Annotation: This is a predicted structure of a 72-nucleotide RNA (transfer RNA) from Candidatus Ryanbacteria bacterium RIFCSPHIGHO2_02_FULL_45_17b. It was read from a public genome assembly. Its Rfam family is "tRNA". The family's RNA type in Rfam is transfer RNA. Gene Ontology term of the family: triplet codon-amino acid adaptor activity. From the family's description: Transfer RNA (tRNA) molecules are approximately 80 nucleotides in length.
RNA sequence: CGGCCCGUAGCUCAAUGGCGGAGCGAGCGUCUUAUACACGCUAGGUUGUAGGUUCGAGUCCUACCGGGCCGA
Numbered sequence: 001c002g003g004c005c006c007g008u009a010g011c012u013c014a015a016u017g018g019c020g021g022a023g024c025g026a027g028c029g030u031c032u033u034a035u036a037c038a039c040g041c042u043a044g045g046u047u048g049u050a051g052g053u054u055c056g057a058g059u060c061c062u063a064c065c066g067g068g069c070c071g072a
Base pairs, nucleotide, nucleotide: 001071002070003069004068005067006066007065010024011023012022013021018055026042027041028040029039030038048064049063050062051061052060
């Protein structure tokens, strides 16, 4: 320098172009003498950034940023 892949909650990951979710974790409650376990509830997101296409973008297109792999 070129090519490819990835970027979504604190972590690991989902999500046919049509309401952004799960598990773990956190907080609270039930249970217990208490803690843990178990069960239930709640909170937590400018979907890396900026544009574009579209009635509608996490998803498609472009550039950039970050990470990984390959080649030179």